[in-house]
Context: one part of a larger RNA
RNA sequence: CCGUGGCCGAGGAACUAGGCAAAUUACUUCCGUAACCUCGGGAAAAGGAUGCCCAACCGCAAGGUUGGGGGCAAAGAAAUGGAUCAACCGACUGUUUAACAAAAACACAGGUCUCUGCUUAACUCGUAAGAGGAGGUAUAGGGGCCGACACUUGCCCAGUGCCCGUAAGUUAAAGCCGGGGGUUAGUCAUCGCAAGAUGGCGAAGCUCUUGGUAUAAGCUCGGGUGAACGGCAGCAGUAACUAUAACUGUUCUAUGGUAGCGUAAUCCCUUGUCGUGUAAGUUACGACCCGCACGAAAAGUGUAACGAGUUGAUCACUCUCUUAGCCACGGAUUCGGUGAAAUUGAACUACCGGUGAAGAUGCCGGUUAAUCAUUGUUGGACAAAAAGACCCCGUGGAGCUUUACUGCAUCUUGGCAUUGGUUAGUGGUUUUAUUUGUGUAGUAUAGGAGGGAGCUUGGCUUUAAACCCAAGCGCCAGUGAAAUACCUCUCUUUUAGAACUGCAAGCCUCACUGUGUACCCUUAUCGGGUAUGAGGACAAUGUCUGGAGGGCAGUUUAACUGGGGCGGUUUCCUGCUAAAAGGUAACGCAGGAGCUCAAAGGUUCCCUUAGCGCCGAUGGAAAUGGCGCUGUAAGCGUAAAGGUAUAUGGGAGCUUAACUGUGAGACAUACAAGUCGAGCAGAUACGAAAGUAGGACUUAGUGAUCUUCCGACCGCUUUUUGGUAAGCGCGGAACUUAACGGAUAAAAGUUACCCCGGGGAUAACAGGCUGAUCUUGCCCGAGCGUCCACAGCGGCGGCAAGGUUUGGCACCUCGAUGUCGUCUCGUCACAUCCUGGGACUGGAGCAGGCCCCAAGGGUCCGGCUGUUCGCCGGUUAAAGUGGCGCGUUGAUGGGUUCAGAGCGUCGUGAGACAGCUCGGUCUCUUUCCACAAUGAUCGCAAAGUUUUGAGGGAAUUCGUUUCUAGUACGAGAGGACCGAAAUGAACGAAUCUCUAGUGCACCAGUUGUCCUACCAAGGGCAUCGCUGGGUAGCUACAUUCGGUUGUGAUAAGCGCUGAAAGCAUCUAAGCACGAAGCACAUCCCAAGAUUAAAACUUAUAUAUUCUUGCGCAAGCAAGAAUCUGACCUCCUGGGAGACUACCAGGUUGAUAGGCCGCAAGUGUACGCACAGUAAUGUGUUCAGCUAAGCGGUACUAAUGGUCAAUU
Repeated sequence: CCGUGGCCGAGGAACUAGGCAAAUUACUUCCGUAACCUCGGGAAAAGGAUGCCCAACCGCAAGGUUGGGGGCAAAGAAAUGGAUCAACCGACUGUUUAACAAAAACACAGGUCUCUGCUUAACUCGUAAGAGGAGGUAUAGGGGCCGACACUUGCCCAGUGCCCGUAAGUUAAAGCCGGGGGUUAGUCAUCGCAAGAUGGCGAAGCUCUUGGUAUAAGCUCGGGUGAACGGCAGCAGUAACUAUAACUGUUCUAUGGUAGCGUAAUCCCUUGUCGUGUAAGUUACGACCCGCACGAAAAGUGUAACGAGUUGAUCACUCUCUUAGCCACGGAUUCGGUGAAAUUGAACUACCGGUGAAGAUGCCGGUUAAUCAUUGUUGGACAAAAAGACCCCGUGGAGCUUUACUGCAUCUUGGCAUUGGUUAGUGGUUUUAUUUGUGUAGUAUAGGAGGGAGCUUGGCUUUAAACCCAAGCGCCAGUGAAAUACCUCUCUUUUAGAACUGCAAGCCUCACUGUGUACCCUUAUCGGGUAUGAGGACAAUGUCUGGAGGGCAGUUUAACUGGGGCGGUUUCCUGCUAAAAGGUAACGCAGGAGCUCAAAGGUUCCCUUAGCGCCGAUGGAAAUGGCGCUGUAAGCGUAAAGGUAUAUGGGAGCUUAACUGUGAGACAUACAAGUCGAGCAGAUACGAAAGUAGGACUUAGUGAUCUUCCGACCGCUUUUUGGUAAGCGCGGAACUUAACGGAUAAAAGUUACCCCGGGGAUAACAGGCUGAUCUUGCCCGAGCGUCCACAGCGGCGGCAAGGUUUGGCACCUCGAUGUCGUCUCGUCACAUCCUGGGACUGGAGCAGGCCCCAAGGGUCCGGCUGUUCGCCGGUUAAAGUGGCGCGUUGAUGGGUUCAGAGCGUCGUGAGACAGCUCGGUCUCUUUCCACAAUGAUCGCAAAGUUUUGAGGGAAUUCGUUUCUAGUACGAGAGGACCGAAAUGAACGAAUCUCUAGUGCACCAGUUGUCCUACCAAGGGCAUCGCUGGGUAGCUACAUUCGGUUGUGAUAAGCGCUGAAAGCAUCUAAGCACGAAGCACAUCCCAAGAUUAAAACUUAUAUAUUCUUGCGCAAGCAAGAAUCUGACCUCCUGGGAGACUACCAGGUUGAUAGGCCGCAAGUGUACGCACAGUAAUGUGUUCAGCUAAGCGGUACUAAUGGUCAAUU
């Protein structure tokens, strides 16, 4: 220091987003208990009292009553609700995101809508068999919405669904009836003597194709339906103050929001306005209603009870706070043992300023720095962790949605098959008969066409025929557009029959169905069989087919872009940008095109515009005319540019060159495209001719490939062969393929449930650059200021500075630079809020204004809100402005910004919203630098003691009152400077005598229980069990002290003398003043101040003794011991302390313990005696006990070891 606990003076939520956390409360009995209410509740509401021990009495007991007793305290410990008033949401108990959301979400009883009649219910699972539903049957089951209860639930059926209907329209497959193409048996024509060749037509069959016909559901269509999806307007005028509009008009609509509620979980503006509550209220409650953008089962409005829900308030309570402190335990620290991890380019890893890929341990320039550790703190290492989740990008992925595209399941429709019989009915086609046909005129009911002069009947005669006679009908005539007899063919119509083929019904039984019944296999809800009944050619299944079809699947859903989105744009033409060739970008500046013209083309010939001035009837600015001036300004279908009066303009004549086949050579160009083009051949127009003409004064008017189609008596190829189909060659057509070099014939959204790959190529934070904006200053001086530009202001303009705003840019960072606010801790700047010094004042004084100097110190507490900010309350000398990664790798997590949920609004929907609302995991053991401390080593220097002070740091504040003096000043009201004294606030330091807190080693009381055999007396445990006190120490709320004064040099300013400049002038030389500021003075650190300082002290010291070596010796050298001094990783300890260090001591000793005494605390011990029935009391006794305090006393323990020679 951290964690977990215990206690706390005075205050008592002032803390904070928020009473978070903690405390309070708690048990038994008795008393007592409000609003409201669904009469059950609310309710343990709230708020009080009691409780121990002893004795007696009452009672079966539980227990009660009375009396007595002592304690601070009787649920004496433990266990064990704080309470209340309001609002929102949800009725309730319940359920949920195992591991960030417990909720207002889900569920719920209940309401309502809808489906379902069961011999396979609807629905669900399954390929099916089969199963669930259910061995249930509409009081049942499935689905949707709402969500107890109470009062209610308005209008709209135009759209979208759903249900019902189905006349008409439209419509598939398979049919039926036709047409066309291909093929060719055959046939015809031509040529050929013939063989044969060529060509035309062409049956059946096969095949390709097309029209018609009859036809289902669906769609169109007609109704209905809102507790189906959903929806429920605007403008204008009007009343005798004003305001408002019961009233009126008008437009649109399917209808225009009713009741109720309303600044709301919904209101942007908004902290709406008023009221209540508070000293102060962005919250809360009650009202109001201009409802951005409430509203009636995605229910509306209420509502008792309930809620680990959300919000506001009050009482109680408290260390949440003012504001900290002490104590205990566990870590940290030290020792012993054991012993990881992340991380790590390499490291020999300072600070400041600058630079730099724009924020440097490493670069540049300075400054600082002996070497190495230990404990701590976290400012940096754009620290670690996780290839950023935000943002963008990817022709990446996935989940979800839908009226995106395309499919599939499923459902549904019709055809055919399994599939039979019969009856009556009703169509179609063909066929056989039959029937039918009225304009006028015409004998009269003339269907049409053709033939036609005869025909029919009877008689005669006959084998027959012919002939003849009679009658009738014709011919003829007439009428009429058409003429009748008779024959043939045929149209319309009627009826009947037959064949073929449909349609819609009825009946049957033989396929088929069968989870009906009974029986058998068989003690079997399967299966099979028998019998019987039921259904029945339906159903069902297969196949073809139309429809419905996010139920399911696969995909698509453009790019540019000063991030992305929204907006705009995407091809072509003209000018400028474009820097005098050409070319040249931007979401640069301006405009156009997606055509037109049979003349607006060709040619030949002719003509000249616009404007202005003057003149001229109506007549004007402009009509037509005349004269003049100017010269391209006019005109040229259309934009602009270039061009053009010798026309490219205007007019007339004749015309079609708006031709065919080519094309030297160029321009331009990645390619593909694009552009110009003389000449030649043919055929033509105009012109006398030369000539001109292959569209238009020029430059826009557009689209590759694939696919399909068209043109010509066209050519080529044709897959065994022949012929087709088809293809190729030439020309043309169909694309807002306009995202215009065109991904497909065919394509939208959403993701906060998200994922992957990338990007600082690209946004949000911060930095950087810039400085439009912002802030500050200055210049000018129009004007204000009675007068007067400048006491104070300063138009229109201009110039700077700063780098705090909003921006611009997109430079570091996307293999991560965590974002607002608060708390904590600061530090710097000065453009100064206060205090200090001054100039001016529109300064009498007091109080101010404005400016200059000045950064030493100081610069508040609350209410509201997440807020920064701001508003408000109360103070103050003042409540400064900014920077520091919008300071703050410490804390918080209220806001923002994941996953849950709700409201409003938008969206068909999935979903969305700088809209609101409730809820919602903040990791990190420090390697280096840095910083705060503490040591070791080495050096200074042989050791010790005491200092000096280069340098560094701390401190630096202000009020109030009194006196001077009610003086100066002032009419008064008021009211000073200067100077002197007293007393405070905040801040700081030290200390523990007092006061106060703590005090788990002191004393006492006491509950429960166990133990010491029992009594008595004690001990253990229960938070130190709880409670009352408390020594030392440590503390503050306590006490004492501090910021005084003076010197020096200055700032603004004020002066003296004084020239340059005969004056003037504070200045140029010289001299003197002048501030809380600067340097000293005060306090602290400090010689690693490597420039290592100074003074003093210490030596029997060139010491003595011994040994060894050398030497003849004197002596020299080495070693050991002694003495002295110093020290310790030694010991006893502490006023010291993490360790280390420091300090007191180490027997010549009070260092610690013990012992003795005292102080001080507690409060009268045990035992005994006495009193009392007992609890208990009294006496012995202000007793007993007593920690760390003070004094004394060697009883115990302070053993032992190391080092030292410079001048």